The RNA shown here (Lysine riboswitch aptamer) has 159 nucleotides and comes from a bovine gut metagenome.
[in-house]
C1' cells in the first nucleotide's frame, strides 16, 4: 500500500410497517335562543351563547421485518416532478427528489439556546459539562490516572 472480515452502543443508524396517543371535542354538519358585535344595497352570511353529532391531514409512535457500523445527520453547489406565489408575461422564487463535494459531526444521553411542529412528543443546528469507545503521549502501587486527536480512524487476517 491493497484486500477481506470485525468492535464502540442496553436508546449503535437508519428504512418499512404500524396498535396507539395527541391533532380535538378543534375544523364542520343540524337545531335552537337571540341582547350584542362584524360583513352586505339587500337577502343572508360570520362570531359570540345552548343542544345534538362529530372529522381528516402533516408530524409522533410500540411491535415486527430489512439494510448496515460515515452506519447516519448536516452543509455547500447543481438539477428539479406535481403544484404554489410574483410577475414589465420574458421570466424569478419555493418545491419530494437526484448527483456531486472525504465541507462539518467518533457514539449516545443530558442542560441551554435558535429553528420546524399543535405539542412538554419527535427531528435539525449550535454552545457546555460529564460519560463511553479508540489511537497517541506521560505517570502508575500495572487496578488505572492525566492530557491530547479524529472514523481518511481503529483491530484481526492474507498478499
Nucleotide at each position: 500500500u491493497g484486500a477481506u472480515a470485525g468492535a464502540g452502543g442496553u436508546c449503535g443508524c437508519g428504512g418499512c410497517u404500524g396498535a396507539c396517543a395527541a391533532g380535538a371535542g378543534u375544523a364542520c354538519g343540524c337545531g335552537g335562543a337571540a341582547a350584542g358585535c362584524c360583513c352586505u344595497g339587500a337577502a343572508g352570511g360570520g362570531c359570540g351563547c345552548c343542544g345534538c353529532g362529530g372529522a381528516a391531514a402533516g408530524g409522533g409512535g410500540a411491535u415486527g421485518c430489512c439494510g448496515c457500523c460515515g452506519a447516519a445527520g448536516g452543509g455547500c453547489u447543481g438539477c428539479g416532478a406535481a403544484g404554489g406565489u410574483c410577475u414589465u408575461a420574458g421570466g424569478a422564487c419555493c418545491g419530494g427528489g437526484c448527483a456531486g463535494c472525504g465541507c462539518c459531526u467518533g457514539g449516545g444521553a443530558c442542560g441551554c439556546a435558535g429553528g420546524a411542529g399543535a405539542a412538554c412528543a419527535u427531528c435539525c443546528u449550535g454552545c457546555g459539562g460529564a460519560c463511553u469507545g479508540u489511537c497517541g503521549c506521560g505517570c502508575c502501587a500495572a487496578g488505572g490516572c492525566g492530557c491530547g486527536g479524529a472514523g481518511a480512524g481503529c483491530u484481526g487476517u492474507c498478499a
Model confidence (mean pLDDT): 79 of 100.